The RNA shown here (small-subunit ribosomal RNA) has 1524 nucleotides and comes from an uncultured prokaryote. It matches the Rfam family "Bacterial small subunit ribosomal RNA". Its Rfam clan is "SSU clan". Model confidence (mean pLDDT): 84 of 100.
RNA sequence: AGAGUUUGAUCAUGGCUCAGAACGAACGCUGGCGGCGUGGUUUAGGCAUGCAAGUCGCGCGCGAACGAGGGCUUCGGCUCUCAAGUAGAGCGGCGAAAGGGUGAGUAAUGCUCGGGCAAUCUACCCCUGGCACUGGGAUAGCCACUGGAAACGGUGGGUAAUACCGGAUGGUCUCCUGAUGGUUACGGCCAAUGGGAGUAAACGGUGGGGAUCUUCGGACCUGCCGGCAAGGGAGGAGCUCGAGUCCUAUCAGCUUGUUGGUGCGGUAACGGCUCACCAAGGCUGAGACGGAUAGCCGGACUGAGAGGUUGGCCGGCCACACUGGCACUGAGACACUGGCCAGACUCCUACGGGAGGCUGCAGUCGAGAAUCAUCCGCAAUGGGCGAAAGCCUGACGGUGCGACGCCGCGUGGAGGAAGAAGGCCUUCGGGUUGUAAACUCCUGUCAGAGCUUAUGAAUUCGUAUCGGUUUAAACACCCGGUGCCUUGACAAAGGGCUCAAAGGAAGCCACAGCUAACUUCGUGCCAGCAGCUGCGGUAAUACGAAGGUGGCAAGCGUUGUUCGGAUUCACUGGGCAUAAAGGGCGUGUAGGCGGUUCUCUAAGCGGAGUGUGAAAUCCCGGGGCUCAACCCCGGAACUGCAUUCAAAACUGUCAGGCUAGAGUAUGGGAGAGGGCUGUGGAAUUCCACGUGUAGCGGUGAAAUGCGUAGAUAUGUGGAGGAACAUCAGUGGCGAAGGCGGCUAUCUGGACCAAUACUGACGCUGAGGUGCGAAAGCGUGGGGAGCAAACAGGAUUAGAUACCCUGGUAGUCCACGCCGUAAAACGAUGUCAACUAGCCGUUGGGGGGCUUGUCCCUUUAGUGGCGCAGCUAACGCGAUAAGUUGACCGCCUGGGGAGUACGGCCGCAAGGUUAAAACUCAAAUGAAUUGACGGGGGCCCGCACAAGCGGUGGAGCAUGUGGUUUAAUUCGAUGCAACGCGAAGAAACUUACCAGGUCUUGACAUCCCGAGAAUUUGCUAGAGAUAGCUUAGUGCCUUUGGGAACUCGGUUCGGUGACAGGUGCUGCAUGGCUUUCGUCAGCUCGUGUCGUGAGAUGUUGGGUUAAGUCCCGUAACGAGCGCAACCCUUGUCCUUAGUUGCCAGCACGUAAUGGUGGGAACUCUAAGGAGACUGCCGGUGACAAACCGGAGGAAGGUGGGGACGACGUCAAGUCAUCAUGGCCCUUACGGCCUGGGCUACACACGUGCUACAAUGGAGCGCACAGAGGGCAGCAAACCCGCGAGGGGGAGCGAAUCCCACAAAACGUUUCGUAGUCCGGAUCGCAGUCUGCAACUCGACUGCGUGAAGUCGGAAUCGCUAGUAAUCGUGAAUCAGAUUGUCACGGUGAAUACGUUCCCGGGCCUUGUACACACCGCCCGUCACACCAUGGGAGUGGAUUGCACCAGAAGUAGCUAGCUUAACCUUCGGGAGGGCGGUUACCACGGUGUGGUUCAUGACUGGGGUGAAGUCGUAACAAGGUAACC
Repeated sequence: AGAGUUUGAUCAUGGCUCAGAACGAACGCUGGCGGCGUGGUUUAGGCAUGCAAGUCGCGCGCGAACGAGGGCUUCGGCUCUCAAGUAGAGCGGCGAAAGGGUGAGUAAUGCUCGGGCAAUCUACCCCUGGCACUGGGAUAGCCACUGGAAACGGUGGGUAAUACCGGAUGGUCUCCUGAUGGUUACGGCCAAUGGGAGUAAACGGUGGGGAUCUUCGGACCUGCCGGCAAGGGAGGAGCUCGAGUCCUAUCAGCUUGUUGGUGCGGUAACGGCUCACCAAGGCUGAGACGGAUAGCCGGACUGAGAGGUUGGCCGGCCACACUGGCACUGAGACACUGGCCAGACUCCUACGGGAGGCUGCAGUCGAGAAUCAUCCGCAAUGGGCGAAAGCCUGACGGUGCGACGCCGCGUGGAGGAAGAAGGCCUUCGGGUUGUAAACUCCUGUCAGAGCUUAUGAAUUCGUAUCGGUUUAAACACCCGGUGCCUUGACAAAGGGCUCAAAGGAAGCCACAGCUAACUUCGUGCCAGCAGCUGCGGUAAUACGAAGGUGGCAAGCGUUGUUCGGAUUCACUGGGCAUAAAGGGCGUGUAGGCGGUUCUCUAAGCGGAGUGUGAAAUCCCGGGGCUCAACCCCGGAACUGCAUUCAAAACUGUCAGGCUAGAGUAUGGGAGAGGGCUGUGGAAUUCCACGUGUAGCGGUGAAAUGCGUAGAUAUGUGGAGGAACAUCAGUGGCGAAGGCGGCUAUCUGGACCAAUACUGACGCUGAGGUGCGAAAGCGUGGGGAGCAAACAGGAUUAGAUACCCUGGUAGUCCACGCCGUAAAACGAUGUCAACUAGCCGUUGGGGGGCUUGUCCCUUUAGUGGCGCAGCUAACGCGAUAAGUUGACCGCCUGGGGAGUACGGCCGCAAGGUUAAAACUCAAAUGAAUUGACGGGGGCCCGCACAAGCGGUGGAGCAUGUGGUUUAAUUCGAUGCAACGCGAAGAAACUUACCAGGUCUUGACAUCCCGAGAAUUUGCUAGAGAUAGCUUAGUGCCUUUGGGAACUCGGUUCGGUGACAGGUGCUGCAUGGCUUUCGUCAGCUCGUGUCGUGAGAUGUUGGGUUAAGUCCCGUAACGAGCGCAACCCUUGUCCUUAGUUGCCAGCACGUAAUGGUGGGAACUCUAAGGAGACUGCCGGUGACAAACCGGAGGAAGGUGGGGACGACGUCAAGUCAUCAUGGCCCUUACGGCCUGGGCUACACACGUGCUACAAUGGAGCGCACAGAGGGCAGCAAACCCGCGAGGGGGAGCGAAUCCCACAAAACGUUUCGUAGUCCGGAUCGCAGUCUGCAACUCGACUGCGUGAAGUCGGAAUCGCUAGUAAUCGUGAAUCAGAUUGUCACGGUGAAUACGUUCCCGGGCCUUGUACACACCGCCCGUCACACCAUGGGAGUGGAUUGCACCAGAAGUAGCUAGCUUAACCUUCGGGAGGGCGGUUACCACGGUGUGGUUCAUGACUGGGGUGAAGUCGUAACAAGGUAACC
C1' cells in the first nucleotide's frame, strides 16, 4: 500500500467480496510444562444448604449452662468455693448508610468538564481555648401467674446505668431590639463595643499515689479513656449554574402547580418543594411534546490522522435490592442480609395463623452456542468494635477447575550417502520423500525420583532494661530505643544440589485466481466444494483419497461481532448536462452571507500566566521477577474547561461619514408581455335555390359510406363555430407555463442616453404564499372542423391495433377546482466578479465621411465557430460544464418502489411526504471493435433479368431415410450428406450375423528344447483342422561325432514378458480435406493521435478483375494475399528426322510412303520469338486509367489449368495412416463354412432411357482425339444369327493390337398412332469370367411389350468452341458401370439493365446484439416456494383522560379513652399516647381513547424458480419512430 468481480475489449460510475487488527467469546480436530491475567454477555428467572456484621464486662444489673477444686450421696444427683469472671441472653454505646453484587430502570432528578452556595449539613479524626454544678422518676433482663400448634405474647412484682427527665451556670451560639456609625436608587439596607429572651453535660469509667480526712466504700491529688457547648481544619454529603451527552418529524405543537408574583408552611439549605390568593404566562423548527433504544465516564478496540465502534475486567459517579408504596431511627437511609402495608410466588400449620427474599461467596434447577470450588486462611493488606489482648471480616490473601487470552520454554544437538528400505511419481533413464531415518558421538531444559533451603514477618502483647514526658511526687500512666519471647493459609508451591534415560511430549489448516504452496488415482453437472469470481457433464492442480509442498504451531481452523481497507455520508476528503442527483417558475419570512472609510469596544480569533483536567491506562526514561507477559518508580501527556493580563490586524457590536452595489426622478424608442371591448377576410361544414348526370368517396388493393328520392362537380345567397395563410426570421416579449388577423382602452416589465437625488436601502432564501401546458372534474352556455370511447368495413392464423367510413365526450366561452408535468429540458438553481479571438442577428445611443443596401464604436439581448482551461468521454468554452465567492435544493448499488402504511390536500381522478421485509452481483454512462438492420450510399457475381437445355410426372439404375431382419457392418446429414468413403460386396473383400474351432496366438522381439527347410499320398470332416504316410537331410568336423564354441537363417514344441482389436472418444490430437472463396482482403514495424480499448496507415477523389494503379493525405515503409513467374493451348522460327511425314526425283502395286531417296510440309519434342496499353487519336487533373483505331496468329489478365491470405464452422475423418487416454485378453483377438451388406408398404436426392418425324428403322458412305496392352492387347483366317469359340501372325509398342468412331451426309420407309415411338417386366434358349453366378454377375438370341403423349407447386446448369448433342478411351477390375475421370466431333441463343431475390466487398448510420438477429427480450396465464400489504375480527403489552376505591404511613384536627418524671391552690393543668376523622397516596376496579405486537377465513400486488402456455410490446426506421 491494495486486490478480485459488470465488458468481446476500454475508460468511468457504482455496489459486492477479500487480504489486517481485535474479542469476557462459542464450535470442530488436536493437546507437554510454567508464569500473569480472566471466566453467567442469555432469565433483574426460581432457589435447598452453609457462611458473608458484629463488637465493647475499662457503660449497667444479673451472672443460669460450662470449667477447676472441695463436700455429701440412696450413685439418680445435691451443694459450696474459685476466675483481678470464660461464654450466652438483656439494658446501653458504636457500627450496621461502609465493604461486596448487579445494570432492571433512567435520554436527565443521571453522567462528564468547569464554576457557584452571602442558600447548607457533617458521627468518628485533627487543632484551639473553655465547661462538666444539683436533683428525680422509670424500665428490660429477672421472678410469679398466664394465652398460643408455632411465631410471638399478656398481667402483676422488683432492679441498674455513660439509658431517660427537671433545675442551675451560659464564655460562646441562636433570635429580638437597634445607639453611634456606614451605605443608599432616599423607600430602606448593614450592624456592636449596649440591652433582652432562649439553649449543655456522664459528681462517668479505669489506673496510680506522699501528706491530710474517713462511715474504710472512699474523699483528695494525678495519668489515660469518655462527656458538653463553641471556633477552625480535613474528609464526606446536599443544592445549584454553564457547556457537552444516541435514533426518530410517518411524533408539530406541548403545558394548569403549568410560568411568574405576594404570603404562611416545610427543609440542613435555595426553590411551586407545598398551600392560599393574584397575574396569564412558560417551552418549541438551534426540534418542545411523544415514541424507540441505552446506565454515564476515565478508558478499550481500530485507524496515518480526523473519526468510527464500545463501556466486560480495574477505577470514579449514578441507580437498584422479590414487585409497588411508605415512613421511622440516625451525623448520614427512605436502608441488599432494618421496619410497616399491599401484590405475586414458595414453605410451615393443630386451619385459628405464621415464615421467607443469593442482582454477597460457593452451590442447585431452568434457559442457553456458552462461563468454574457448596476449597484454605485471617499469615499479609484493609475495615468494624474495643483502653488493649482480641473478636468478626466469602473484603482480601491464596489454592483448585477451563489452552479463554497474553507471555515464555520444551518435544533434542552434532555428524551421517550405499543418497538404504518403504511410499509416491515416472518420458522407465530416473526423480522425490531426504541428512530425513538407520548408525556414531554428545547434552539434560521441562516433566519424574531423592535431599536441602530463602522471601512474603512488620509487629502487637509479655518480659528485662535505658531515655523522655507528666505530677506535689512517682518505679504508675503515656512516648521512644534495645535484648529476649511469639505469629505462615499458600506450601507436596518457589530456589539449589544429586540421579537415570533421548528416554514421557505435534498438531491443525491450506495448496484454481485473489494468496505462500502440485502431482497421481477415484468420481463423471453425480457425490460434493464455495469468502468473491466460480469448479464438477470421462484426461478436475477447484469434489474425495494419497504422496509431496506451503503456513502457523500447543495450538490450528470455522462461526459471530467491531474498526480498517470504504475518499462507499467525503470536517480533513465526494458529487448533481448524459452515470444516482437542480426544486416547474416567481415572490418573500426566519436564517446565512454582505461595498468603502474613521473612532471606540473586545464577543470571536491569536499570545502569555494561574487553577483544574483523580488514580490506573497509553507514550518516554529507569528499575524488579533468569527473559517476556506482568509489576514498581519518575517524567511527559491528557489536544479540554475556567480565570487573569496584555495586543487590536481581521470578523462582529455601537456611533459618524462616502458613492463604485441597489434604487428614485427626467427624456426616448422596441416588442405575438397581460386583461377587457369591438371588428375583418380566406377556408371547412350545413341550409336554400339553380346548372347538370352517374357515379362519388376511399385504399397497397378494397369494402363499409354517400348517390337516380339527383350525390360528387359547379353557380348564387344565407347560417354558424373555430382558427388566423402570406408577412415569419436559431426574429421579438415574458419568471416559468406560454404569447401571432385588425382596432380601442387599462396595465406590468426590460432597454438606452444624460444629469440630479437617497446613501448599503443588498444577495440568497428552510417553512409560507402566488402563478403554473395538456388531460380531467363541477355549474351554465356553445358546438363548424377535429376527435378518446363506440359502431361498421378491411388486413390477419387471430387483429379488442396500425388503414378506411362514421362518430359521442372533449376541444371553444364564463366561473370554480385539479397542481401534475411527461422529456415543466439547456435533462445545466439564483446572484456577483474575472478569463484569447472571429463571424452573424434584434433594440437603443455616439462618431465619421464618399450620405450609402456604408464604415467605426458602445450598451442590452439572441446565435454559430473556437484558444486556454475543464471533462470518464461525448462535449462545454464571456449565455461555461473555465477560475472564484454567497445562499438554497438534491444524491449515496440494481430490483422491491416513487409502492405499502400513516399524515396533509382534493368533489373525484388522484397528488404530496415516503419506508421495510425479501432478492441479485451486478444495474449504469461514454466511447471502441465487430456482427446485424424489413437503415443509407457505392460496387461485384449465371445473383436477377434476357435466353438455351434440364430436374420435379413415367420406367429403370444408383445413393439415402424409414421399416424389416439373426445380420441387413460402419461412417457422411442445409448450402458444404445422399452415382459420398466405394477407381467397382457372388466366396475373398467384410468390419456384420449363425454355427464350428484356436489360445504366446494369423503377425513382431527375447528365452528354453527339438529338428534342415521342404514334400507325396490316403482317411475323417462343410471346412478350419486332426491322424497316418512318402521323399529329402543344411553347417562344422579331429570322421568319434557335435549342437559345447563363432556366425546367420529356418521349422516345430514349451514358457512368460507380450502380440492383437475396423472396440470408444474427430469435443484429447497430428496429418489430410471441405466451405465462405480465386472473395480482395488480412496484418506488421516505426511514427503520430487518444487516459484507454483502439485509431491512423487500409479512409477520401478517380480507376481496376483486383488493397490494380494514380493523386491527395500524419503518416512512412513492409509482409501474407492479387498479378506475374509454372504447365497446356493458339502463330512463327531454329535444331533433330524414326516407328511419324512425302513436295519434288526414281522404282513398284489392283491399291497403299510399299521401296530407293528426301528433310521441304504435317507431325513429333527440345529451344527460342511474340503482346508490353508498346504506337496513334479522344476523354480525364498534365495522373492512373478508359474509349476508339492501326499493325498482328493473338489486344488489353488471349483461352484453360495448377496455385486457395489471416481466419470461420469444437465443419469432416480415431474405418487410409499416425497417436494420448480408456476398454477387451480361452475374447471386443485369430481361423473356417454358410448367410448378410443386394431385404421393401413407403419418402427423398442424383442419373440413364424415353414420350418421338430436327425422329425411328433399313441400306450406302465420310472425318477424330486421347488413351491402354505380357498372369496382357491380340490381327488374319475358320465356326456360330449372336454373345462368343477355335486360332496365335505381330507387339513391352509414333512400328503390332484394342479399333468399325458416332452423330453428320446420301437414299428408302414409317405419317402422329401408345405407333415401325418407348423399352420396363416376364418366359425360353445360350455365351463368358470364375472353386462357385440359387440368394446375387454381365452379355447374346427368340418371344413378351408395362408406364410414359414433355410433366403441379417449386427448382437446377450454362455467357463461346460455352450450352446442347454425338460417340471414344481409361482407372478399379477374374467378371461385372446408366457412375467417375479423360478425349475429341457437330455446334447455338441471349445479356436492355441492376428496381427486385440470393451471396459477397467498401464507406456510413442506429443498436438494449458479442453464443453476435437462428441475437436479445416483454406481459398475462398455469404450477411451486418465500417475504409482505389489506382484512370481519381475536388475543396480549403499554399509555392518556374521567370516575370509584383507599392499606401502611406522614401531616392537620379531635368533643371519646388513657397517661411515671414538670407545674400545682392537690381540684387539676401542661405535654404525650391510643382511638376517631380530614388531606395526600400504592395495589385494585369501571368506562372510553391512543400506540404497538402477535394472529385471522379470504384477498392484493411483489420476488424467485426446469427447457410450461399464449402472443411478439421494446432494442435496427424492431417492421405503426420511441418515450410520457